[in-house]
RNA sequence: GCCGAUGUAGCUCAGUUGGUAGAGCAUCUCACUCGUAAUGAGAAGGUCUCCGGUUCGAUUCCGGACAUCGGCUCCA
Numbered sequence: 001g002c003c004g005a006u007g008u009a010g011c012u013c014a015g016u017u018g019g020u021a022g023a024g025c026a027u028c029u030c031a032c033u034c035g036u037a038a039u040g041a042g043a044a045g046g047u048c049u050c051c052g053g054u055u056c057g058a059u060u061c062c063g064g065a066c067a068u069c070g071g072c073u074c075c076a
Base pairs, nucleotide, nucleotide: 001072002071003070004069005068006067007066010025011024012023013022019056027043028042029041030040031039049065050064051063052062053061
């Protein structure tokens, strides 16, 4: 330098005919208990990496940038 994959909640990850974004764990509250753990119920938590484009409407489609990971090429 080239190619590919990934980027979504604090963490690990789902999310197809484009139409109000989800799970588990963690956190907080309540219930239960003499108390704690466990368990149950509930709540909070998101610029869907960034900038543009298409569209009535984009996490989703198109272009570019950035970050991480992997592969490849050139240099007698």
The prediction has a mean pLDDT of 81. Predicted 3D model of a 76-nucleotide RNA (transfer RNA) from Mariprofundus sp. EBB-1. Its Rfam family is "tRNA". About the family: Transfer RNA (tRNA) molecules are approximately 80 nucleotides in length.